[in-house]
């Protein structure tokens, strides 16, 4: 690197710290960016797994948030393929992420 399942319209720093030009997967278009991004540490959300509580149909709902990911501009920023349709726009499928798992 492919496979399966689930989820992606909500949330998270309107004076955090080091640092120092790029960055938003890919292309396009749009944007963010030295009033300093991206990244790292802090800090924050959020609960996919596991633990622990609690109910009872013993597997599930419900809660916590201890350990493991994970997210922390803009719907997965938008669109990239098909149907519909009043050219607006809807569906949905790929693709992409992230989480268990299975090989």
């Nucleotide at each position: 690197a492919a496979c399966u399942u689930a989820u992606c319209a909500a949330g998270a720093g309107c004076a955090g710290g080091u640092g120092g030009a790029g960055g938003g997967a890919c292309a396009a278009g749009c944007c963010c960016g030295a009033u300093g991004a991206u990244a790292c540490c802090c800090g924050g959300c959020a609960a996919c797994c596991g633990a622990c509580c609690u109910a009872u149909u013993u597997a599930u709902a419900g809660g916590c948030a201890c350990g493991g990911u994970g997210c922390u501009a803009a719907u997965u920023c938008u669109u990239g393929c098909a149907g519909c349709g009043a050219c607006a726009g809807c569906u949905g499928a790929g693709a992409g992420a992230u989480a268990a798992g299975a090989a």
The prediction has a mean pLDDT of 81. This is a predicted structure of a 103-nucleotide RNA (SAM riboswitch aptamer (S box leader)) from Domibacillus enclensis. NCBI's taxonomy places the organism under Bacteria, Bacillati, Bacillota, Bacillaceae, Domibacillus. The sequence was found by an Rfam model in a public genome assembly.